This is a predicted structure of a 74-nucleotide RNA (transfer RNA) from a Spirochaetia bacterium.
Rfam family: tRNA. The family's RNA type in Rfam is transfer RNA. Rfam describes the family as follows. Transfer RNA (tRNA) molecules are approximately 80 nucleotides in length.
Lineage of the source: Bacteria > Pseudomonadati > Spirochaetota > Spirochaetia.
RNA sequence: GGAACCAUAGCUCAAUUGGUCAGAGCAUCCGACUCAUAAUCGGCAGGUUUUCGGUUCAAGUCCGAAUGGUUCCA
Numbered sequence: 001g002g003a004a005c006c007a008u009a010g011c012u013c014a015a016u017u018g019g020u021c022a023g024a025g026c027a028u029c030c031g032a033c034u035c036a037u038a039a040u041c042g043g044c045a046g047g048u049u050u051u052c053g054g055u056u057c058a059a060g061u062c063c064g065a066a067u068g069g070u071u072c073c074a
Stems, first nucleotide, its partner, number of pairs: 001073007010026004019057001029043004050066005
């Protein structure tokens, strides 16, 4: 210098060919259970889907650029 892949909740990950309210597990918080703690069970909350722009009736998903990470080639 060139190329590929990845970026979604505090963490690990889903989200089908663009179409119903972006969900799950763990963690936090609240409650139940217990003499108490842990474990277990129930529940609540938590999101500018990395950033900017574009296409579309509709974008996490498609297109362009930027940023960061991993890998490969030279």